The RNA shown here (transfer RNA) has 73 nucleotides and comes from an uncultured Candidatus Saccharibacteria bacterium. Rfam family: tRNA. By type it is a transfer RNA.
């Protein structure tokens, strides 16, 4: 130094035809139990790596940045 992918709750991911942001595990509370576990029901918990640009509206589209993997010289 030049090409690809991927970056979303604690974790693993989904969402990428632009239109509320979710599962699943995990954590708190209640039920059930002598007590735990295991159901079952509620909840907390994300400024979608970072910036800025298009748009009425971006997780999704356009640039730049930055971090991990990975080809090429």
């Nucleotide at each position: 130094g030049g090409g690809g992918a991927c970056g979303u709750a604690g974790c693993u991911c989904a969402g990428u035809u632009g239109a509320u942001a979710g599962a699943g595990c995990g954590c708190c509370g209640c039920a059930u139990u002598c007590g735990c576990a295991u159901u079952g029901c509620g909840g907390a918990g994300g400024u979608c790596g970072u910036g800025a640009g298009u748009u009425u509206g971006a997780a999704u589209c356009u640039c730049a940045u930055c971090g991990u993997c990975u080809c090429c010289a």